[in-house]
Context: one part of a larger RNA
RNA sequence: UGACGGGGGCCCGCACAAGCGGUGGAUUAUGUGGUUUAAUUCGAAGCAGCGCGAAGAACCUUACCAGGGCUUGACAUCCUACUAACGAAGUAGAGAUACAUCAGGUGCCCUUCGGGGCUCCUGUGGAGGUGCUGCAUGGUUGUCGUCAGCUCGUGCCGUGAGAUGUUGGGUUAAGUCCCGCAACGAGCGCAACCCCUGCCAUUAGUUGCUACGCAAGAGCACUCUAACGAGACUGCCGUUGACAAAACGGAGGAAGGUGGGGACGACGUCAAAUCAUCAUGCCCCUUAUGUCCUGGGCUACACACGUAAUACAAUGGCGCAAAACAGAGGGAAGCAAAGCCGCGAGGCAGAGCAAAUCCCCAAAAGGCGUCUCAGUUCGGAUUGCAGGCUGCAACACGCCCGCAUGAAGUCGGAAUUGCUAGUAAUCGCGGAUCAGCAUGCCGCGGUGAAUACGUUCCCGGGCCUUGUACA
Numbered sequence: 001u002g003a004c005g006g007g008g009g010c011c012c013g014c015a016c017a018a019g020c021g022g023u024g025g026a027u028u029a030u031g032u033g034g035u036u037u038a039a040u041u042c043g044a045a046g047c048a049g050c051g052c053g054a055a056g057a058a059c060c061u062u063a064c065c066a067g068g069g070c071u072u073g074a075c076a077u078c079c080u081a082c083u084a085a086c087g088a089a090g091u092a093g094a095g096a097u098a099c100a101u102c103a104g105g106u107g108c109c110c111u112u113c114g115g116g117g118c119u120c121c122u123g124u125g126g127a128g129g130u131g132c133u134g135c136a137u138g139g140u141u142g143u144c145g146u147c148a149g150c151u152c153g154u155g156c157c158g159u160g161a162g163a164u165g166u167u168g169g170g171u172u173a174a175g176u177c178c179c180g181c182a183a184c185g186a187g188c189g190c191a192a193c194c195c196c197u198g199c200c201a202u203u204a205g206u207u208g209c210u211a212c213g214c215a216a217g218a219g220c221a222c223u224c225u226a227a228c229g230a231g232a233c234u235g236c237c238g239u240u241g242a243c244a245a246a247a248c249g250g251a252g253g254a255a256g257g258u259g260g261g262g263a264c265g266a267c268g269u270c271a272a273a274u275c276a277u278c279a280u281g282c283c284c285c286u287u288a289u290g291u292c293c294u295g296g297g298c299u300a301c302a303c304a305c306g307u308a309a310u311a312c313a314a315u316g317g318c319g320c321a322a323a324a325c326a327g328a329g330g331g332a333a334g335c336a337a338a339g340c341c342g343c344g345a346g347g348c349a350g351a352g353c354a355a356a357u358c359c360c361c362a363a364a365a366g367g368c369g370u371c372u373c374a375g376u377u378c379g380g381a382u383u384g385c386a387g388g389c390u391g392c393a394a395c396a397c398g399c400c401c402g403c404a405u406g407a408a409g410u411c412g413g414a415a416u417u418g419c420u421a422g423u424a425a426u427c428g429c430g431g432a433u434c435a436g437c438a439u440g441c442c443g444c445g446g447u448g449a450a451u452a453c454g455u456u457c458c459c460g461g462g463c464c465u466u467g468u469a470c471a
Base pairs, nucleotide, nucleotide: 001471002470003468004467005466007465008464009463010462011461012460013459015455016454019419020418021417022416023415026310027309028308029307030306031305032304033303034301035300042053043052064296065295066294067293068292069291070290079123086104087102088101090099091098092097107118108117109116110115128285129284131283133281137279138278139274140273141272142270144268149188150187151186152185153184154183155164157162168179169178170177194262195261196260197259200229202227203226204225205224208220209219210218233256236250237249238248239247240246312412316371317370318369319368320367329360330359331358334353335352339348340347341346378409383404384403385402387400388399389398425447426446427445428444429443430442431441
């Protein structure tokens, strides 16, 4: 100087408290451990691994296993030598591949007509490796933590390590600002500048909107769209305060004290994570640790844990209709209306739309009736049968539909978790990945609470101070 203390003081945070909803019990989905296996590829490991890499394992992916093949190779470049490249059908085989045949053609592209490039094949230097080391590395990322800190120059103090500044009195979300002070300044952070959102004005009106029952026509007031402005600054008033910074109350205002949300992450910590995104040093393999193919596996199953979905019901289940009201997205190898067929998943056919025009698109919770507290008209696992879709192909191992079946479960021990407002809770909708496959992820809107006295205690953090078994 730091670090630490079941030392002290001050302060903050859904940290506790006050509340609301969960997890832990059930079934299923998914990830992990373990076990099993020829293989169940690999990585991630307290918080900060475990619906994580994976925004989607039937084949492929695929790295794993078994078997069948190849050896300058599936891929790149150069030299040497050669002449074919390209097309069609056949046989054998699980396929990779192998064999011979036929027809066209005697190569193709550029050209300054000298030539150059492409292609096939032999040999060579060499390719290739998801092999090892994240404790050799770059890059990227997590974390403390959006916590308020971390430093420097000169000066001053100290023999020196260092100190001062950065401490103190107030204040703030903030090392934010004010005052004081052997310090005076400065930098990286904070804040602001950026994006979305909330009110209004101006400009612009088609595909949008309306004084319409519909259309045509008309218009741009309104909604909206998208460009540019204005607006909020403790600016004004009062009280408190040190006459300061500021705090509290009020006015006006769509909005008030950072208006709400996002992006943005200082110096550093954890030899934190990643050699399997990529790049890369060293080491290792080179008829194999490379590469091609078929089939299997990653989907196993006495069990244990994490994260979710659905429930245990009446604030509910089921039925009904003229069946009310969104936002944000996506669409050409695509989205697909109306119509017809089917109980349905779906099928036929196909208008329109490269989309403010057409389509996905039905929003659902909401309304009316019925059930009357039961393992039920709750709950839907599991299983049987009959089907649909995607795709060479759904046995291992996809999703969906109909009929039948109807399990556990009557609110969950110790413990533990999220959340302070358009939030929690609840309700549906969309997208990426994607042939197909979503209870996951990322977004979107609808309905819409309760509580916060307070900081004694638990956890984490910041500043000052104190002690010394530590560095």